Predicted 3D model of a 71-nucleotide RNA (transfer RNA) from Candidatus Harrisonbacteria bacterium RIFCSPHIGHO2_02_FULL_40_20.
The sequence is in RNAcentral, with records from ENA.
[in-house]
RNA sequence: CAGGGUAUAGUGUAACGGCAGCACGAGUCCUUUGGGAGGAUUUAGUCUCGGUUCGAAUCCGAGUACCCUGA
Repeated sequence: CAGGGUAUAGUGUAACGGCAGCACGAGUCCUUUGGGAGGAUUUAGUCUCGGUUCGAAUCCGAGUACCCUGA
């Protein structure tokens, strides 16, 4: 430099163009003498900027970071 891939909550991982879920974690409460286990509830996310569309995590363009291949 060229081609390809990945980016979603603190962590891991889903999601036909139509309500962003699940598990773990964290907070609060119940239960217990206390802890653990259990139950209820809350918290927090689509890498960035544009475009297409009634509607974009999803499609298109540009960029950023990382990984792979080739030179």

About this RNA:
The coordinates come from a structure-prediction model, not an experiment, and the mean pLDDT is 80. Its Rfam family is "tRNA". NCBI's taxonomy places the organism under Bacteria, Bacteria candidate phyla, Candidatus Harrisoniibacteriota. RNAcentral records the identical sequence in 2 taxa.